A computed fold for a 74-nucleotide RNA from an uncultured Pseudomonadota bacterium, annotated as transfer RNA. The prediction has a mean pLDDT of 80. It matches the Rfam family "tRNA". Rfam's curators write: Transfer RNA (tRNA) molecules are approximately 80 nucleotides in length.

[in-house]
RNA sequence: GCGCCCGUAGCUCAUCUGGAUAGAGCACCAGCCUUCUAAGCUGGGGGUAGCAGGUUCGAGUCCUGCCGGGCGCG
Numbered sequence: 001g002c003g004c005c006c007g008u009a010g011c012u013c014a015u016c017u018g019g020a021u022a023g024a025g026c027a028c029c030a031g032c033c034u035u036c037u038a039a040g041c042u043g044g045g046g047g048u049a050g051c052a053g054g055u056u057c058g059a060g061u062c063c064u065g066c067c068g069g070g071c072g073c074g
Stems, first nucleotide, its partner, number of pairs: 001073007010026004019057001028044005050066005
């Protein structure tokens, strides 16, 4: 340099063929329980979906460029 794959919450991942308010588990915060802690129970906050454009009535999902990571080739 070329090709392929991936990028969604602090972490690991869902989101089915483009459709209405983007979710789960763990973690975090508060309360209950406990002498205290852990465990358990209840509730809560947290995302401009890597960045920028495009297509569309509508984009996390499709297209293009860039950035980052992984694998292969030279």